[in-house]
RNA sequence: ACGCCAUCGCGAGCGGUCGAGGGACCCGGCCCGACGACACCGCCGCAACCACGCCACCGUGCGCAGGUGCGACGUCCGGCCCCGCAGGGGGAAGAUGGCCG
Repeated sequence: ACGCCAUCGCGAGCGGUCGAGGGACCCGGCCCGACGACACCGCCGCAACCACGCCACCGUGCGCAGGUGCGACGUCCGGCCCCGCAGGGGGAAGAUGGCCG
C1' cells in the first nucleotide's frame, strides 16, 4: 500500500516566506483569493482517535495535550438509492485515527 473498525455536529489564528490560483478526483453549483488565498515555517489554540490519569456515577463520562490530527463555508452542497414539495434517510468516494500488514 491493501484490508478491517470508528468518527466526520460543535470547536480552534496570528506572524513570516512565496506569488496565483484554491476548496481530494470528474461534472454541476456555491464560495475563498494581489485587502496575498493555497502551500511551507514559527508560535498559539482546538480536542477526533490512541496513550496516560480520575470517577467506581463505568457513562455517547471527566481530565490531560504525550503520539497523530485539526484550526472558512455540515466532508462547502449536489451528482447513486429510498421517502418525497422543501427537506430527510441511506450509500459511494474522501479525510482522520486505531488495528493489521
Overview
Predicted 3D model of a 101-nucleotide RNA (SAM riboswitch aptamer (S box leader)) from Egibacter sp. The source organism's lineage runs through Bacteria, Actinomycetota, Egibacterales, Egibacteraceae and Egibacter. Its Rfam family is "SAM riboswitch aptamer (S box leader)". Rfam describes the family as follows. The SAM riboswitch is found upstream of a number of genes which code for proteins involved in methionine or cysteine biosynthesis in Gram-positive bacteria.